Overview:
The RNA shown here (transfer RNA) has 73 nucleotides and comes from a Candidatus Omnitrophota bacterium. The source organism's lineage runs through Bacteria, Pseudomonadati and Candidatus Omnitrophota. It was read from a public genome assembly. Its Rfam family is "tRNA". The family's RNA type in Rfam is transfer RNA.
RNA sequence: GCGCCCGUAGCUCAACAGGAAGAGCAGUGGGUUUCUAACCCAUUGGUUGGGGGUUCGAGUCCCUCCGGGCGCA
Numbered sequence: 001g002c003g004c005c006c007g008u009a010g011c012u013c014a015a016c017a018g019g020a021a022g023a024g025c026a027g028u029g030g031g032u033u034u035c036u037a038a039c040c041c042a043u044u045g046g047u048u049g050g051g052g053g054u055u056c057g058a059g060u061c062c063c064u065c066c067g068g069g070c071g072c073a
Stems, first nucleotide, its partner, number of pairs: 001072007010025004019056001027043005049065005
């Protein structure tokens, strides 16, 4: 330099041909326990990497930039 893949909650990942974002863990509050851990209940948390475009509507499609991984040279 070229090609392919990935970027979504603090972390690990979902969202099957575009209809508007969810789970587990973690956090917070409560229950249980002499206390802790474990377990149970409730609950907070997202400019979906940045910008632009298409569309009534974009995490999803297109362009560009940034970051990461793999391959070729």